[in-house]
RNA sequence: GCAGAGGAACAGGUGUUCGCUGGAUCUUUGGAUUCAGAGGAAAGUCCGGGCUCCACAGGACAUGGUGGUGGGUAACGCCCACCGUCCGCGAGGAUCGGGAAAGUGCAACAGAAAGCAAACCGCCGAACGGCGGUGUGAUGGCAUGUUCAUCGCACUGCGUCGUGGUAAGGGUGAAACGGUGCGGUAAGAGCGCACCAGCAGUUCGGGUGACCGUCUGGCUGGGUAAACCCCAUCAGGAGCAAGGCCAAGCAGAAGGGAAGGCGGCAUUUGUCGCCUCGAAUCGGUCCGAUUCGCUGACCUUCGGGUAGGCUGCUGGAGGUGUCGAGUAAUUGGCAUCCUAGAGAAAUGAACACCCGCGACAGAACCCGGCUUAUCGUUCCUCUGCCGGU
Numbered sequence: 001g002c003a004g005a006g007g008a009a010c011a012g013g014u015g016u017u018c019g020c021u022g023g024a025u026c027u028u029u030g031g032a033u034u035c036a037g038a039g040g041a042a043a044g045u046c047c048g049g050g051c052u053c054c055a056c057a058g059g060a061c062a063u064g065g066u067g068g069u070g071g072g073u074a075a076c077g078c079c080c081a082c083c084g085u086c087c088g089c090g091a092g093g094a095u096c097g098g099g100a101a102a103g104u105g106c107a108a109c110a111g112a113a114a115g116c117a118a119a120c121c122g123c124c125g126a127a128c129g130g131c132g133g134u135g136u137g138a139u140g141g142c143a144u145g146u147u148c149a150u151c152g153c154a155c156u157g158c159g160u161c162g163u164g165g166u167a168a169g170g171g172u173g174a175a176a177c178g179g180u181g182c183g184g185u186a187a188g189a190g191c192g193c194a195c196c197a198g199c200a201g202u203u204c205g206g207g208u209g210a211c212c213g214u215c216u217g218g219c220u221g222g223g224u225a226a227a228c229c230c231c232a233u234c235a236g237g238a239g240c241a242a243g244g245c246c247a248a249g250c251a252g253a254a255g256g257g258a259a260g261g262c263g264g265c266a267u268u269u270g271u272c273g274c275c276u277c278g279a280a281u282c283g284g285u286c287c288g289a290u291u292c293g294c295u296g297a298c299c300u301u302c303g304g305g306u307a308g309g310c311u312g313c314u315g316g317a318g319g320u321g322u323c324g325a326g327u328a329a330u331u332g333g334c335a336u337c338c339u340a341g342a343g344a345a346a347u348g349a350a351c352a353c354c355c356g357c358g359a360c361a362g363a364a365c366c367c368g369g370c371u372u373a374u375c376g377u378u379c380c381u382c383u384g385c386c387g388g389u
Base pairs, nucleotide, nucleotide: 001385002384003383004382005381006380007379008378009377010376012354013353014352015351016350017349018348020037021036022035023034024033025032026031039360043371044370046369047368048367049366050365051239052238053237054236058287059286060285061284063235064234065233066232067231068082069081070080071079072078083097084095085094086093087092098230099229103228104227105224106223120170121169122166123165124164127163128162129161130160131159132156133155134154135153136152137151138150139149140148141147142145178196179195180194181193182192183191197220199217200216201215204213205212206211243311244310245309246308252302253301254300255299256298260275261274262273263272264271265270277293278292279291280290281289318337319336320335321334322333323332324331325330355358
């Protein structure tokens, strides 16, 4: 100097005049002064909670989520650190990261064969059976020959078929029952050996652990679970239009609707308790629990009233500074600060100047995250390449 990687901050600014919302103080009740007033994502509504109600609210199944190890946190599917695998020259990035030896499923076509196999081409071999060849015997034919045919016996391996051996070579395929090399074999094969990978191990060492390294062994049973499944672990529901208070107002009607038993007291009725029966509540189902019920619980249908005001509504799992612990995430002590609460929805308008020329974009109960969108400026740390000193 060029090219990269990982982080952090800011988010147009300043001034004048007028305007909007909330708080505080004062007030002659008209207002005045002063302080504060949209984001890093406020977006998505994807996770986790605080809070409120169901409601006293348990257990199991189902359903759904998460998935290397250890830590952080109120909690999480988030964050930090580490391990494994993959990508990158590297700084770094990604996570597809529990289990395929519990079971089921799937992998077109090609191929012999795609999970407990398999022989298409090939290689070996001649053991058994056969064909061929040589010799010999018998019979028969004829052109009478060291000739032809048939049958038997012996020999042979010079050829070959079936039974047999093989999975090294070739072929198909994304993938073919470990890979490369040497030896060995009839030809081959972990058959043996060396190295490597995988698997197993009460080998040993390091580490909290995932895991890493060493040693020994048998030579060695693919892929896919973001397919079903198995294992571990987590999970009530609904939500600020949750809920609470005040004021005001009305009107209810029809239909359906469930058994007995035991004991005590009273003794005309009756009353109390328990069990059973019926109903309601709890995301689905079951058990359990609670409450209510023939003086009618509850269910279905039709009809009427209210939609006003206040509250919830902002002091927090809060911010900032400093000291300490920790590799870090984070956390403890001390000090200090209050930084939006609209309610049809508050921050706008005009002028002047500056420059980085303004992108994405507006709180609605609150908080911790993730994801998505995005004009630019500055700073910190690290990597590679080139050149100089």
This is a predicted structure of a 389-nucleotide RNA (Bacterial RNase P class A) from an uncultured Planctomycetaceae bacterium. Rfam family: Bacterial RNase P class A. By type it is a ribozyme.